[in-house]
About this RNA:
Predicted 3D model of a 75-nucleotide RNA (transfer RNA) from an Alphaproteobacteria bacterium. The same sequence occurs in records of 4 taxa. It matches the Rfam family "tRNA".
RNA sequence: GCCGGCUUAGCACAGUGGUAGUGCAGCGGUUUUGUAAACCGAAGGUCACGAGUUCGAAUCUUGUAGCCGGCACCA
Repeated sequence: GCCGGCUUAGCACAGUGGUAGUGCAGCGGUUUUGUAAACCGAAGGUCACGAGUUCGAAUCUUGUAGCCGGCACCA
């Protein structure tokens, strides 16, 4: 330099055009003498950043950034 993949809640991930979700963690509660476990509840998101397409974009197109992998080049 070229090619491909990934980026969504604190962490691990799902969601591939029509209300953004699950598990764990954290918080509150029930239970217990107390803790843990179990059960219940609530909360938590500029969907990496910008532009475009569309009535409507996490999702499609495009640019940028970061991470991972492959190829090439140099020594």

Its mean pLDDT, the model's own confidence on a scale to 100, is 83.
The organism belongs to Alphaproteobacteria, within Bacteria.
The RNAcentral record of the sequence draws on ENA.